[in-house]
């Protein structure tokens, strides 16, 4: 200097599946009623429950394959513990810049 590999930050792309149902001391808001306090119905959020579903955080299992072959490493496959099912958030993986490390010429 350049190339390959690994890690990290940032930027961009990034799928699937109930905006479902029931309940509640709740909180907010809207309507009706009332002199007021209050009562009553709806909506949203939060919490809980049951059922249905998804897989691409993580986790687990099998395994093609790989290795230093005792043993170990192994997926976008499988399972759904966790997570998720309008938007937002998250998101394996991909691309780009930058930084660090290793190897090579």
């Nucleotide at each position: 200097c350049u190339g390959a590999c690994c890690c990290g930050c940032g930027c961009g792309g990034g799928a699937g599946a109930g905006c479902g149902c029931u309940g509640a001391c709740g909180a907010u808001u809207c309507g009706c009623u009332g002199a007021a306090a209050g009562g009553u119905g709806g909506a949203u959020c939060u919490c809980a429950g049951a059922c249905g579903c998804c897989g691409a955080a993580g986790g687990a299992g099998c395994a093609a394959c790989c290795g230093c072959c005792c043993c170990g490493g192994a997926a976008u496959c499988u399972c759904u513990c966790a997570g998720g099912c309008a938007a937002a958030u998250g998101g394996a993986c991909c691309g780009c810049u930058c930084g660090g490390g290793u190897c090579g010429a």